[in-house]
């Protein structure tokens, strides 16, 4: 080098169809008050508006994206996640944000729990960073004369662990 596996019944990812939240929410239509502005992430252009903008209260109707917990399917074992660069990306224009894609190979064995931070409508959720104990794999050291056990300690997936 190549070929195949293994850690976990809470291993990663993604997708389909309901469901619960979003939400007595937005919006939209009428009625009062109000009396010049509003429409965006921001600026420019546009367009609505004294035949009455914004705001506020009341009635009527009344969603939707992401996001998610179980089923279910399929891919898998750096699976994958975050990090940085660089490109797309907000009305029809400019920048720019979420996102989204690609390199780099910079950080994480895994998964849970606790505090802080960021995203979120959220107390769900996921991501960052530290901490706790568990938990897979190797390497030393002692137990021990030996062993796939046990105890400490340290190490990272570019690793183990079987075969060619």
């Nucleotide at each position: 080098g190549g070929u195949a596996g293994a850690g976990g019944u809470u291993g990663c990812a993604a997708g389909a169809a309901a469901c619960a939240u979003u939400a007595u929410u937005a919006a939209a239509u009428c009625u009062u008050u109000g009396g010049a502005g509003c429409u965006u992430a921001g600026c420019a252009a546009g367009g609505c508006u004294g035949u009455g903008a914004a705001a506020a209260a009341g009635a009527u109707u009344g969603a939707a994206a992401g996001g998610g917990g179980a089923u279910u399917u399929u891919g898998c074992c750096g699976a994958a996640a975050g990090g940085u660069u660089u490109g797309a990306g907000a009305g029809a224009g400019c920048u720019u944000a979420a996102u989204c894609a690609a390199a780099c190979a910079c950080u994480u064995g895994g998964g849970a729990c606790u505090g802080a931070g960021g995203a979120g409508a959220a107390u769900a959720u996921c991501u960052u960073c530290a901490g706790u104990a568990c938990u897979g794999a190797c390497a030393u050291u002692a137990g021990u004369a030996g062993g796939a056990c046990u105890a400490a300690u340290g190490u990272a997936g570019g690793g183990c662990u079987a075969u060619c």
Annotation
The RNA shown here (Lysine riboswitch aptamer) has 164 nucleotides and comes from uncultured Fusobacterium sp. Lineage of the source: Bacteria > Fusobacteriati > Fusobacteriales > Fusobacteriaceae > Fusobacterium. Its mean pLDDT, the model's own confidence on a scale to 100, is 81. It matches the Rfam family "Lysine riboswitch aptamer". Rfam describes the family as follows. Riboswitches are metabolite binding domains within certain messenger RNAs that serve as precision sensors for their corresponding targets. Rfam 15.1 lists 3,224 matches to the family in 1,923 species. RNAcentral holds the sequence, with entries from MGnify.